[in-house]
RNA sequence: GGGCGGGUAGCUCAAUGGCAGAGCAUCACGCUUACAUCGUGAGGGUUAUAGGUUCGAGUCCUUUCCCGCCCA
Numbered sequence: 001g002g003g004c005g006g007g008u009a010g011c012u013c014a015a016u017g018g019c020a021g022a023g024c025a026u027c028a029c030g031c032u033u034a035c036a037u038c039g040u041g042a043g044g045g046u047u048a049u050a051g052g053u054u055c056g057a058g059u060c061c062u063u064u065c066c067c068g069c070c071c072a
Base pairs, nucleotide, nucleotide: 001071002070003069004068005067006066007065010024011023012022013021018055026042027041028040029039030038048064050062051061052060
């Protein structure tokens, strides 16, 4: 330099172009003598960046950045 894959909650990852979610973690309550486990609930998101298409974009197109793999 070229090709491919990936970037979404603190972490690991989902999401058919139509309300952004799950598990773990955090916090509160319940349970317990207490802790743990368990149950219920809550908070937490510029979907890497900047544009474009569309009534509507995490999803499609383009640019840039970062990570991994392959080729040279």

Predicted 3D model of a 72-nucleotide RNA (transfer RNA) from a Minisyncoccota bacterium. The prediction has a mean pLDDT of 83. It matches the Rfam family "tRNA". It is annotated as a transfer RNA. Taxonomically the source falls in Minisyncoccota (Bacteria, Bacillati). RNAcentral holds the sequence, with entries from ENA.